[in-house]
Context: one part of a larger RNA
RNA sequence: GGCUUAUGGUGGAUGCCUUGGGACUGGAUGACGAUGAAGGACGUGCUAAUCUGCGAUAAGCCACGGGUAGCUGAUAAGAUGCUAUUAUCCGUGGAUCUCCGAAUGAGAAAACUCAGCUAGUAGAGAUACUAGUUAUCAUCAUAUGAAUUAAUAGUAUGAUGAAGUGAUACCUGGCGAAAUGAAAAAACUGAGUAGCUAGAGGAAAAGAAAACAAAGUGAUUCCCUUAGUAGUGCGAGCGAAACGGGAAAAGACCAAACCAAGAUUCGUCUUGGGGUUGUAGGACUACGAUGUGGACUUAAAAUAUAUAGUAGAAGAAGUUGGAAAGCUUCACAAUAUAGGGUGAUAGUCCCGUAUACGAAAUAUAUUUUAUACCUAGUAGUAUCCUGAGUAGGGCGGGACACGAGAAAUCCCGUUUGAAUCCGCCGCGACCAUGCGGUAAGUCUAAAUACAAACCAGUCACCGAUAGAGAAUAGUACCGUGAGGGAAAGGUGAAAAGAACCCAGAGAUGGGAGUGAAAUAGAAACCUGAAACCAUAUGCCUACAAUGGGUCAGAGCGCAUUAAUGCGUGAUGGCGUGCGUACUGAAGUAUGAGCCGGAGAGUUAUUGUUGCAUGCAAGGUUAAGCUGUAGAAGUGGAGCCGUAGGGAAACCGAAUCUUAAUAGGGUGUUUAGUAUGUAGCAAUAGACCCGAAACGGUUUGAUCUAUUCAUGAGCAGGUUGAAGGUAGGGUAACACCUAUUGGAGGACCGAACCUACGUUCGUUGAAACGCCCGAGGAUGACUUGUGAAUAGGACUGAAAUUGUAAUCGAAAACCGUGAUAGCUGGUUCUCGCCGAUAUAAAUUUAAGUUUAGCCUUGGAUUAUUGAUUACUAUGGGGGUAAAGCGCUGAAUGACUGAUGGCGUCGCCUUGAUGUACUGAUUUCAAUCAAACUCUGAAUACCAUAGAAUCUAUUCCAGGAGAUGGACUGUGGGGGAUAAGCUUCAUAGUCGUGAGGGGAAGAGCCCAGAUCAUUAACUAAGGUCCCUAAUAUAUGCUAAGUGGAAAAGGAUGUUGGAUUUCUUAAACACCAAGGAUGUUGGCUUAGAAGCAGCCAUCGUUUAAAGAGUGCGUAACAGCUCACUUGCCGAGAGAUCCUGCGCCAAAGAUUCAACGGGGCUUAAGCAUAUAACCGAAGUUAUGGGAUAUACAUAUGUUUUUCAUUUGUAUAUCGGUAGGCGAGCGUUGUAUAUAGGAUGAAGGUAGAGCGAGAGCACUGCUGGACAGUAUACAAGUGAGAAUUCCGGCGUGAGUAACGUAUGAAAGUGAGAAUCUUUCAAGCCGAAUUGACUAAGGUUUCCAGGACGAGGGUCGUCCUUCCUGGGUUAGUCGGAACCUAAGAUGAGGCCGCGAGGCGUAGUUGAUGGAUGAUAGGUUAAUAUUCCUAUACCUAGUAUGUGAGUGAUGGAGUGACGGAGAAGGUUAAUGCAGUGCGGUUAAUGGAUUCCGCUAAAAGCAUUGAGUCUUACGGGUAGGCAAAUCCGCCCGUUUCAAGGACAAGAUGUGAUAUUAUAGUGAAAGUUUCGACAAGUAAUAAAUCUGCAUACAUCACGCUUCCAAGAAAAGCUUCUAAACUUAUCGCAUAUUAGUCCGUACCGAGAACGAACACACGUGGUCAAGGAGAAUAUCCUAAGGCUA
Repeated sequence: GGCUUAUGGUGGAUGCCUUGGGACUGGAUGACGAUGAAGGACGUGCUAAUCUGCGAUAAGCCACGGGUAGCUGAUAAGAUGCUAUUAUCCGUGGAUCUCCGAAUGAGAAAACUCAGCUAGUAGAGAUACUAGUUAUCAUCAUAUGAAUUAAUAGUAUGAUGAAGUGAUACCUGGCGAAAUGAAAAAACUGAGUAGCUAGAGGAAAAGAAAACAAAGUGAUUCCCUUAGUAGUGCGAGCGAAACGGGAAAAGACCAAACCAAGAUUCGUCUUGGGGUUGUAGGACUACGAUGUGGACUUAAAAUAUAUAGUAGAAGAAGUUGGAAAGCUUCACAAUAUAGGGUGAUAGUCCCGUAUACGAAAUAUAUUUUAUACCUAGUAGUAUCCUGAGUAGGGCGGGACACGAGAAAUCCCGUUUGAAUCCGCCGCGACCAUGCGGUAAGUCUAAAUACAAACCAGUCACCGAUAGAGAAUAGUACCGUGAGGGAAAGGUGAAAAGAACCCAGAGAUGGGAGUGAAAUAGAAACCUGAAACCAUAUGCCUACAAUGGGUCAGAGCGCAUUAAUGCGUGAUGGCGUGCGUACUGAAGUAUGAGCCGGAGAGUUAUUGUUGCAUGCAAGGUUAAGCUGUAGAAGUGGAGCCGUAGGGAAACCGAAUCUUAAUAGGGUGUUUAGUAUGUAGCAAUAGACCCGAAACGGUUUGAUCUAUUCAUGAGCAGGUUGAAGGUAGGGUAACACCUAUUGGAGGACCGAACCUACGUUCGUUGAAACGCCCGAGGAUGACUUGUGAAUAGGACUGAAAUUGUAAUCGAAAACCGUGAUAGCUGGUUCUCGCCGAUAUAAAUUUAAGUUUAGCCUUGGAUUAUUGAUUACUAUGGGGGUAAAGCGCUGAAUGACUGAUGGCGUCGCCUUGAUGUACUGAUUUCAAUCAAACUCUGAAUACCAUAGAAUCUAUUCCAGGAGAUGGACUGUGGGGGAUAAGCUUCAUAGUCGUGAGGGGAAGAGCCCAGAUCAUUAACUAAGGUCCCUAAUAUAUGCUAAGUGGAAAAGGAUGUUGGAUUUCUUAAACACCAAGGAUGUUGGCUUAGAAGCAGCCAUCGUUUAAAGAGUGCGUAACAGCUCACUUGCCGAGAGAUCCUGCGCCAAAGAUUCAACGGGGCUUAAGCAUAUAACCGAAGUUAUGGGAUAUACAUAUGUUUUUCAUUUGUAUAUCGGUAGGCGAGCGUUGUAUAUAGGAUGAAGGUAGAGCGAGAGCACUGCUGGACAGUAUACAAGUGAGAAUUCCGGCGUGAGUAACGUAUGAAAGUGAGAAUCUUUCAAGCCGAAUUGACUAAGGUUUCCAGGACGAGGGUCGUCCUUCCUGGGUUAGUCGGAACCUAAGAUGAGGCCGCGAGGCGUAGUUGAUGGAUGAUAGGUUAAUAUUCCUAUACCUAGUAUGUGAGUGAUGGAGUGACGGAGAAGGUUAAUGCAGUGCGGUUAAUGGAUUCCGCUAAAAGCAUUGAGUCUUACGGGUAGGCAAAUCCGCCCGUUUCAAGGACAAGAUGUGAUAUUAUAGUGAAAGUUUCGACAAGUAAUAAAUCUGCAUACAUCACGCUUCCAAGAAAAGCUUCUAAACUUAUCGCAUAUUAGUCCGUACCGAGAACGAACACACGUGGUCAAGGAGAAUAUCCUAAGGCUA
C1' cells in the first nucleotide's frame, strides 16, 4: 500500500410528521375615496429591537349586548397592576385618529418649508400658539362688469359634483404588432391576439323587427344541436346561419300633428295638455270608461337572514409499559361511530358532532297595508302629422364565415343627394310579381362572464430539491433605474435545557444528575444512507507491466440463513471500460470529478383500427330537469346505420351512359351502434432541454458624445507683429535708423489634459494598470456644478465611434413554452419474429412521401409456393469467344491510276524519265464499347416428371429505413493509381459471438436456448513458448524460408539439341607469328593499327595488306594461326526446379509472433496419425410453435386451463408483437404493530429475471397482503439542475516601504512607551473644505467572527456619551439655463407645446471678532468688545407713499506699470534664558495681537456745476432724457487698499521657571498641568494677496433680477416717514467624524479615479529638481 470486517467522524439522503401551499364546490358579496382612500412615514409599552394592535385619548377611550374566572398581544421570561362593584375576551354602535399620499392655501428633493383670512389665548408690542378656512375644473345661481351705446367676454361670491385607488379577473369602446404557419415568400395566417389607452358595473354589452323566412316565427342573451356542414381561400387554412331541444322571459317612453297659457326683436320661443304605430297609427269629428296592471318612492308592521352565542347522550377493572386510548373481561349511548386533541390505536376523558335554541344594536331581503309615480276603448276618413344634409348613388376603406368577387347586408371618410303612406325599406347582383317590415329618437330585469377579500366545506392533489417565488419573503442580496430575486421545517410526553466537582485564559471537555431513551444535549438536538476522512483488525504485497475482472488454485485465518461454507489470494489461463455518434471506436471522436436527490411520449377534443361489453335492423342520447358535486331516473332535439346510381333534375334493387337497344360502369346477395380500453393520426408547446433573432411597452446621458447656463484653472523662461515717438528723408507720401510697444490656434517647459514606444503585469495590486521615456500646455484649451437631447432614436472635428464594465442597433419586462428538416438526452425484466442503407419524386441531396424490405391480426389449405451440380423437353437472345463479308481502324508486298518534278518537243494534242506521291485490284498478316457472314457457357421464361422443404397470396393495424463498408468476380471513370469513385453479381460486416489468420468490423472455418473437467471433426496446425508427428524420396546453403522489378551472373538440380575429340580435343606451359611492303591514296608524317580504296601474291607447320595496347611517325608488346609438351573428355545453345546480385533511414535486433531451426523445426512430393470451435454428437434442464392424447370447468358447439408425448425452433441493432416485476395513491376484503411499524444496516436464503423473503442490530410509530382501479410510476450519461464531498495541495499567493529595549498579558515580529534609523514635505504621507458616506467621532470593556499572518490592537463587537449660531452655509430675498404651467393651441387616447405666473445656483444681495474651555462641539458655549433687522417709549424733524418711471446694480480677453500689506528673509537695538561650576567671548531661543466701530488720514481712480424750458420715459413726476443759457479746468463730490490712534494693556499670548492634593506594583503617575513670568522697537527687500478689470490695448464686442438711490400716481394726513437715545425681540434646517495608498466611487482595509483653498528655509528662472522645517508617517 490492497481487499475484508468492526468502530467512529463528516454529511443530510431515506422513513415518519405538518404549521404551508395546490385545485375545486356552495353561500354571501362585489367596492373604498375631499366626512381625505389605497398605501406609507413617524410615533405609541415597565421595553433596546422586530411583528401585531393603536394614534399625542396612541397593545388603547365610551355605550349597549354576549360571556365567566382569571387577565396584563407574540419572540419572552421577569416586574407591576386589574378582576364577582363581572375584569381580560367576543360582537354592535360611537369618540379620538400626528405627518405624507388624489393631496386640494403656496412651494418642494413624499412623510418637509413658508403663508393669507376669521376667531380665540398669551404678551406693552413685534410675535407665538390653538381652532376653522383658503387648490383646480364642470354645472347652476347671484352680483359686478371692458375695448364698445346696449350686450358680451371677464371678475367675485355661493351651491352641487368630479379628481384618486383597487382583482395583472370579468365587460364595452379607441389605437394595434411580431415571432410563427404556409416546410422558401410580399397581399393570406398568427389576430383584431399581445400590448398601450379611455370608460363603466356588480355584472357589462345587447334588446322590443325598415328582423328572419317561404312551413311559418314574433325583442335580447346563454347552452345543446345543426356542423367541421353550407360557403370561402391558389394553398396553408378560415368557417356560418335558419329550423329544432333547453335556460330565462317584459315591455315601455319621446319628437311631430292639434289645443291652451306665457313671452316675442313678430322670425318664433318656452311651459302644460295631447300622442307614440304597420291588420298602419295618431291628430281631427262623434260617442264612452274611474278601474286595471306595473319594472316600488316613503313609512309602519311581520317574517327571515347576517354580525356575539346557548344546551348537547354514554366506562370501568385487570394487564404490559415511562405513559393506555393497546390487549383481556364485563357494561353503556347512538337523530351523536364526522373530525381533532389527550404521554401508543378513545363512540362513552376534552373540544366538538346529530339535534334543538338565541340579539340591546346595526344591516339586508321578502310579504302585507297605506302612499308617490306610470298605465286603457269604439266608429268615421275630407285635411294634417309620423325622426333630412337623412336614405340612396359615385369614389376610397372597414365589418360581416364571405380575400372585389355576380356581392346583397352593416359602418366610416369624401362628393352628391330623394320620396312623404297612392310613401319608403328588405327578401344575397339586377328586374317583375308576391311576401315581410316601417329607418334616420330614447330606456329596459332575468337567464350569461369573472372571483381579490369573507364564511362553510371537498380532494384515488403536494409533503420541505415537492407544494406558491415564499411552511412566510417580495425579505436578504444584486442593479443608477425599470427590474431581478434566494436559502432556511422537526430536542422531549413534559425543559425535567445538565445543580455540584475537576481540567483549561477561555471555548470546551471529563464526571455527577434529569429522562423511557442523552449515539434525544442545544438555531451543530427524530431517523441519520452515500460520497469523503480516520482508527483498529485477518489475509496479501518490495524482479513487477495490472480496462483490474473472470476461470482454475496452494497456503493462512475464521465459523454461517449449514449451502460441497466465509475472508484473503502465491501462481497459471483468457481478457482493449460505459453511453453516444458512425460504413467503421479500446480509441489519440464526443459526454460524465465522485455521491445523494430532482430530471423527458402527458392531457383534452376529433378520427381510425383492434379488443372487451350491452343491445341489435336497429343502436344511442346532448344540453337541460331532478338528486347529497354521487348513483339512478328523466330528456329522442340530434347522430350513425338500414339503398344505391347520377354532375343534377330524377329514378330506385337498380341506376348512369345512349335518340334507342345492346354492351359497359357502379350497385344489389345484409350488421350495425353505444360505451370502455389499447395502438396510431390530426389540432393544441405535444417526449425533454437548447439559439442567434423579430415585435410591443417602458427604464436609462451619476459612464460617455454634443449642446446650454453659471463659476474656476494654467510655475517660470523665450521671441518681439501692428501701432506710437524721435531723428533722417520726400513737393507730399513712400522709405530708412533708433527707441517704445507687447501681438500670436508663437517657442521651451511644470501643474493640468492626452496616450506615441518599450518593459513588467496577463488565475493582475488593477475587468486596461505600473515604471521609464513621449505629445499639447492662452487655447478649436482644461475642469466643477446645474440642465437638454435616446433606441426604427440621440450624439458624432466620422472610428459604425459613444449612449452606465452591454452597441452593425442599449437595457428591462412582455408576446414566449417564438421557431430549430440541427446537436444532445430519454429511466425495470423476460419471451417470439426481425430489417434498410434501393427505386421514383422533391429549391431535393443530413429532410420527406409512395413502392420494395420487417412485424401483428384475420382470411386463404391448393395440381398453391420455394429449392436443386436432378431428368427430359420447348423457347427467344447477340454477351464471352471468334471473325474481317459489312462499317471503320491499321501493317507489309505486288501493281502503279492520278498528280508533281526532270528531259525532249511544242501552235495544239504530246513523248519520255523518275530512288517523288500512292488510287484501285490482288496476296499475306491484324484490330473494334458505340463492326458482325458467326456464336457459346451461364442466366431467364415455360412444360412434364422426380426429390426435398414449408408458407405463399390477399385484406387490415404498426413500423423502421432511403449516410453503408470491405472481399471475390464482370465492367465504366481514373494512370487496367488509391483503404479512390460508380454500376452489376455473390458473400461477410452492419445487427454475429466462437475457432484460425501473432494481434485485425468486412478474409478462412463456423451461425452462441442453458448446463457438463464427455466424444468426433472444420479452417488451421503438431521442436519449445502452445493442445497435437512420424516415415519416405528429392531440392535449397541463400537463415532463401521469413518483402520487391527490369536487368545481370561459369551458383546449383534435372532434361534436350549440337560441335570438337587417342588421326590426341579443351586448358596450362615452351616456341614461331614471316615476306613483296612503309600496299595505294591521303598526309607535315600515316610504316598492320587517323581516314578512303583495295585486301592480292610469296615463303611456310603456321602467320590478317592485320584482334588489341602503343609511337609525332617508326619501334615495342600481344592476338588470330601453327608446332611441341600433356593424355580423356571439352565447348556451345535451349528448356527447367531451387537459389545469388540488383536491395540505402533515421534510439541495437524490429520484413518468422519469439526462442531458435540447415539430409530441417525450410521447400516439393507421398503415406499414416493426432490436436483443434459456443460446429456435430452424448446426457440432463428450460422456453416457443404445431400436432396428438389426457383431465377439469363452462349451457352443447366452443373456449380456457392441467398433465404427457412427438416434431421443429430458440445470435440479433432499428423495429413490430407478447408476458411480467416494482413504486405512489384509491376501493373492497383480510390482517400485523411499544412483547416494537416504516426507514437504516449486516448476513452464506428463494426465484430464469425484473425482484421477494427470513434473522440479528439500529430505530421509536405506523404499516402490509389479495383482487380490481388511477398514475407527477423505475436514471448512469443530456458541456443536465441543486446540495454535499474530493483531487489539484498543505501547492500558488499574502496587494512596492524597520530595528532594538522595556511594559502589558494565558499568549507579543505585529499593541503601548522610549531610543535609533528612515520616508513625504506646491505633498499619492501636512492644514482647511465641497460632494459623497452616515455614527465610522469620544470613553470604558471584549477578542467567537471580520482584519489576507498575529493580536492584549482596530474604522470589528458590547455598553454609555457626543453635534448648542440674529452675524458661518441654506430657507423665510433675487434671478440664469432649464423645469413646471391658470387660461390658450394641437393631438384616436395616453398626451405634446406654450403666455402670465411659479420654481430653479454653479451667480447677485446679506450683519462678529479675539482669547479661553471639553475625552468628544465651537466665528455656535464662556469672557470681552461689536454690528444688523424689527418693535416699543421718548425727543426731534418732515409730503409720506408703488407690484409703476429713472439711475445704479452690470460684468470680455490679453498686457504693462505703480501703491500697500501678509508671510519670510536680512541688518540693527533691546530683553530674558542657555552654554556655566564663572570673568570674557561665542552659540542658541523669543520678541505677537483682530474685527466692527469710531475718529483722523490715505497712494490713487472717476467726475464740470447751476438755472430755465420741455411734444419722450404707455398715467403722473420736482426724477431721467432732450433743448437753451450761464459756469469752470480745479475746487467740490464719489470710491478706495492701506496707515495712525482707540478698542487694549493693569488684558491675552509666550521663550523660560515650575508645584501640590491624590494614587501607587514605591519605579513613578498626577504633569511639563496649576501657578509664575522679562522684553515686546526700528529700517530695508519682497507676492499669483489687495487697491482693481482701475488703466492701456484688441476684436470674437463680452447674464438677468432683487437690492440700493431717486421720482411721483392712487391714497392718506399725525396716519406715515427720517434721525437720535434707551429698551425689547431675533424663527427653521445643517454643524460629530472621514474627505482618502483603510471612512467617497471601483464586489476588498484594492499600487486606480475624485473639484476647490493655504503654499516655510537652502540652491535655483521657477509650484522643475535635490535636501530639510512645521506637521505627519514607517504600510
Annotation:
The part of an RNA shown here (large-subunit ribosomal RNA, half A) has 1675 nucleotides and comes from a Mycoplasmataceae bacterium. The RNAcentral record of the full RNA draws on ENA. It matches the Rfam family "Bacterial large subunit ribosomal RNA". Gene Ontology terms of the family: structural constituent of ribosome and ribosome. The prediction has a mean pLDDT of 82.